[in-house]
Description: A computed fold for a 376-nucleotide RNA from Salinibacterium sp., annotated as Bacterial RNase P class A. Rfam family: Bacterial RNase P class A. It is annotated as a ribozyme.
RNA sequence: UGGGUCGGCAAGACGGUCGCGUCGCCAGGGUUGCUUCGGCAGCCCGGCGCCGAGGAACGUCCGGGCUCCACAGAGCAGGACGGUGGGUAACACCCACCCGGGGCAACCCGCGAGAAAGUGCAACAGAGAGCAGACCGCCACUGGCUUCGGCCAGCGGUAAGGGUGAAACGGUGGUGUAAGAGACCACCAGCGGCCCGAGUGAUCGGGCUGGCUGGGUAAACCUCGUCCGGAGCAAGGUCAGACAGGAAGCGCUACGGGUUGCUCGCCCAGCUUCCGGGUAGACCGCUAGAGGGCUGCGGCAACGUAGUCCCGAGAUAGAUGGCCGUCCAGCACCUCACGGUGUGAACAGAACCCGGCGUAUCAGCCGGCCCAUUCG
Repeated sequence: UGGGUCGGCAAGACGGUCGCGUCGCCAGGGUUGCUUCGGCAGCCCGGCGCCGAGGAACGUCCGGGCUCCACAGAGCAGGACGGUGGGUAACACCCACCCGGGGCAACCCGCGAGAAAGUGCAACAGAGAGCAGACCGCCACUGGCUUCGGCCAGCGGUAAGGGUGAAACGGUGGUGUAAGAGACCACCAGCGGCCCGAGUGAUCGGGCUGGCUGGGUAAACCUCGUCCGGAGCAAGGUCAGACAGGAAGCGCUACGGGUUGCUCGCCCAGCUUCCGGGUAGACCGCUAGAGGGCUGCGGCAACGUAGUCCCGAGAUAGAUGGCCGUCCAGCACCUCACGGUGUGAACAGAACCCGGCGUAUCAGCCGGCCCAUUCG
């Protein structure tokens, strides 16, 4: 210098002007309620002041907090997850490692249990696709023909060779045979069992031994292991207002009223559920929290912990915006250069709150590492 790979930052700045929302303040105006008639309180308008979206606020896909309901315990059904060790409130997330695959490398990828419990499935091609398979080829035998080299037909053997396929039932070499074949042998690969060593572990390295070898698919059913109660802030609660009640059950040594003084019974009231009817206002929940920055300590890391500092949306049909000016990063063009001209922001947007994942994003900036080339 070129190419690659991984990570981080930022999401424009200042001024003017017109607006919007919460909150606070005000010798202003209006209105409602209370009133001891002096005022007080609420709301609306006006004025002033502070503050006012995001890295994804998004999708609502996971996991939690919180709230209400349900709940002895266990199981069935259903769902999620799945190498090992750790982190966390928890997770499908994160970190480290292992295994497999890709890459010269940095690094990346795998929804990483079980296919030797069982069931199912597999297009096309091919003779044959799952306790395989004779299409070509090779070989023995029988018969016929022969130019004596062989050829044809029949009946068998054969998985060494060819061919098809993503995949054809270990590989290479030899022995053997009519030709062949783990039929037998040596080495190698893989699998099972036993043992030794390293590691917390997944796993790795090695030795002995056995049968010659038992394809794929579980994001198909299924099996094994772990985890999971349901609904959600329109949760839930308080006040005000509105309306029309009805049905069923309970009524238990507890409680109120009525019927007759008492008991039983009955009725009302009460409680629960359902149906019907009514309302769509206000307040609480509501935003400071598993919060963030820095430093120290522990840890390879995720993260934990201590100290210190910082943290000013809370709307309810939903405010956080528009315009103008001067600039900035960058980009395009012109120029040898200085410089000039033009352009100059995407995706999107709170609605109870957090932790993740996924997706969108104009123009960019910074850094680590790897490879190649050149120079020293």